[in-house]
Molecule: FMN riboswitch aptamer (RFN element)
Organism: Octadecabacter temperatus
RNA sequence: GAUUGUUCUCAGGGCGGGGCGAAAUUCCCCACCGGCGGUUAUAGCCCGCGAGCGGCCCCAGUUGGGGUGUCCAGCAGAUACUGGUGAAAUUCCAGAGCCGACGGUCAUAGUCCGGAUGAGAGAGAGCUUCG
Repeated sequence: GAUUGUUCUCAGGGCGGGGCGAAAUUCCCCACCGGCGGUUAUAGCCCGCGAGCGGCCCCAGUUGGGGUGUCCAGCAGAUACUGGUGAAAUUCCAGAGCCGACGGUCAUAGUCCGGAUGAGAGAGAGCUUCG
């Protein structure tokens, strides 16, 4: 310097105010939040990945538990935004707009509770190996 193997550590934020109501952190008005890698330059909405759900398989037997993740182009979102700077930005600055798994709930949830003291994209460190 970097290839291989291995161990360990780390790895998600957010409802504050008001309204209606028997009841809402779930509706309405204002507010708040943004995982990981990539990129001529810093990204929730450009490309890809992860978690979640469905499907499939197993156990149990009516409702749940476990496994898988190339089983499927499955669900899984959102700017062909406007202006500015610049060699370069859907990433910065100004302005406008939009999006957010599943189950639960006296009433519909990105923000509450739960699976989750979980899993994980990946990041870092030690040792090892290679040049």